[in-house]
């Protein structure tokens, strides 16, 4: 230099082909339960979807450039 995969709440991860309210688990907070914890049950808060631009009525998703991580080729 070229090619491939990945970047989504504090952590992990689905969704990308086929554009239409961003979902799940753990953690956190509140309540129930308990003599008290843990566990369990119910509810809640938290996301500029790596950055910038483009297309579109509408972009996590499509297109272009860049950054970061991993792998491969020379």
């Nucleotide at each position: 230099g070229c090619c491939c995969c990945g970047g989504u709440g504090g952590c992990c991860u689905a969704g990308g082909c086929u554009g239409g309210u961003a979902g799940g688990g753990c953690a956190c907070c509140u309540g129930c339960u308990u003599g008290g914890u843990a566990a369990g049950c119910a509810g809640g808060g938290g996301g500029u979807c790596g950055c910038g631009g483009g297309u579109u009525c509408g972009a996590g998703u499509c297109c272009c450039g860049c950054c970061c991580g991993g792998g491969g080729c020379u």
This is a predicted structure of a 74-nucleotide RNA (transfer RNA) from a Thermoprotei archaeon. Rfam family: tRNA. Model confidence (mean pLDDT): 82 of 100. The RNAcentral record of the sequence draws on ENA and MGnify.